[in-house]
Molecule: transfer RNA
Organism: Actinoplanes sp.
RNA sequence: GGGCUCGUAGCUCAGUGGAUAGAGCAACCGCCUCCUAAGCGGUAGGUCGCGCGUUCAAGUCGCGCCGGGCCCA
Numbered sequence: 001g002g003g004c005u006c007g008u009a010g011c012u013c014a015g016u017g018g019a020u021a022g023a024g025c026a027a028c029c030g031c032c033u034c035c036u037a038a039g040c041g042g043u044a045g046g047u048c049g050c051g052c053g054u055u056c057a058a059g060u061c062g063c064g065c066c067g068g069g070c071c072c073a
Base pairs, nucleotide, nucleotide: 001072002071003070004069005068006067007066010025011024012023013022018056027043028042029041030040031039049065050064051063052062053061
């Protein structure tokens, strides 16, 4: 330098054009318990890497850039 791939909550990920963007773990509150843990219920937490474009509509498609990984040179 070229190619492929990934980037979504604190962490691990799902979401493959149309519902207010979800799950598990973690955090917080409550229940339970003599206390803790476990278990159960709930709450909060998101510029979907950044920008532009396509579309009635974009996390999703296209282009550029940034960052991680792999391969080639």